[in-house]
This is a predicted structure of a 110-nucleotide RNA (Guanidine-I riboswitch aptamer) from Rhizobiales bacterium 12-68-15. NCBI's taxonomy places the organism under Bacteria, Pseudomonadati, Pseudomonadota, Alphaproteobacteria, Hyphomicrobiales. It matches the Rfam family "Guanidine-I riboswitch aptamer". Gene Ontology term of the family: regulation of gene expression. Model confidence (mean pLDDT): 83 of 100.

RNA sequence: AGAGUUGGCGGCUAGGGUUCCGGCAUCCGCACGGAUGCGCUGGUCCGAGAGCUGCCGCCGGUCCGGGAGACAUCCGGCCGGGCGCACGGCGGGAUAAAAGCCCGGGAGAC
Numbered sequence: 001a002g003a004g005u006u007g008g009c010g011g012c013u014a015g016g017g018u019u020c021c022g023g024c025a026u027c028c029g030c031a032c033g034g035a036u037g038c039g040c041u042g043g044u045c046c047g048a049g050a051g052c053u054g055c056c057g058c059c060g061g062u063c064c065g066g067g068a069g070a071c072a073u074c075c076g077g078c079c080g081g082g083c084g085c086a087c088g089g090c091g092g093g094a095u096a097a098a099a100g101c102c103c104g105g106g107a108g109a110c
Base pairs, nucleotide, nucleotide: 007056008055009054010053011052012051015046016045020043021042022040023038024037025036026035027034028033057083058082059081061079063077064076065075066074085105087108091103092102093101
């Protein structure tokens, strides 16, 4: 100086709106039920690169075993270690609609 890897999936949460449920209001109605409106604590639902957690995967190490075999190399086993760092718009997109979802570890900043 250059190249590569720094991962995948699930559960949960911060958060999010309003398709459904529920709630409230008004109305049609004797009632059953229905219509319209309102995100309204909630349930369904969406949901984190920089949140939590589980499993997998990957990279090491000591020791042990196998092949003639001390070493190299290859395969396997128990146990252990590691998978770093991360400030971030505006605007746009999907969905019923929005969001820390996606554009995006982007633009930009340091």
Background
It was read from a public genome assembly, where an Rfam model found it.